[in-house]
Molecule: Glycine riboswitch aptamer
Organism: soil metagenome
RNA sequence: CGUCCGGGAGAGCCGUCGCUGCGUGCAGGGACGGCGCCGAAGGAGCAACCACCGCCCCGGAAUCUCUCAGGCGUCCGGACCGGACG
Repeated sequence: CGUCCGGGAGAGCCGUCGCUGCGUGCAGGGACGGCGCCGAAGGAGCAACCACCGCCCCGGAAUCUCUCAGGCGUCCGGACCGGACG
């Protein structure tokens, strides 16, 4: 560094449309729109620090910041942690 297994957080409402189920009014989930929200894929920015060095420049660098991307029901994804193997 790669593969497999386990653990793995955060953040939502409203409106419209039609579909399904039971049965006459409820439930479920799908699509679209509006505004909002989250940060732990990725990306970008700054930088403690590291490296070089007399100094500067150059290089590496976050879970910090931004929120482009992504995410805000389940599934999927998921930084990071543990175990096994190469």